[in-house]
A computed fold for a 73-nucleotide RNA from a Minisyncoccota bacterium, annotated as transfer RNA.
RNA sequence: GGCAGGGUAGCUCAGUUGGUAGAGCAUGGGACUCAUAAACCCAAGGUCGUGGGUCCGAUCCCCACCCCUGUCA
Repeated sequence: GGCAGGGUAGCUCAGUUGGUAGAGCAUGGGACUCAUAAACCCAAGGUCGUGGGUCCGAUCCCCACCCCUGUCA
């Protein structure tokens, strides 16, 4: 340098023929208990890698770039 896959919550990952984003774990609170843990309830946490374009509307479609992994040279 070419090709393929990936980048979404603190971590691991879903998601959508384009209609405004979720789970588990972790964190905080509550309830329970003599107390702690587990199980239970609730909450907070996201400019969906960056910048443009198309569109009434983009995490999703198109273009460029950045980063990671694999592979070929």
Its Rfam family is "tRNA". Rfam classes the family as a transfer RNA. Rfam links the family to the GO term triplet codon-amino acid adaptor activity. Taxonomically the source falls in Minisyncoccota (Bacteria, Bacillati).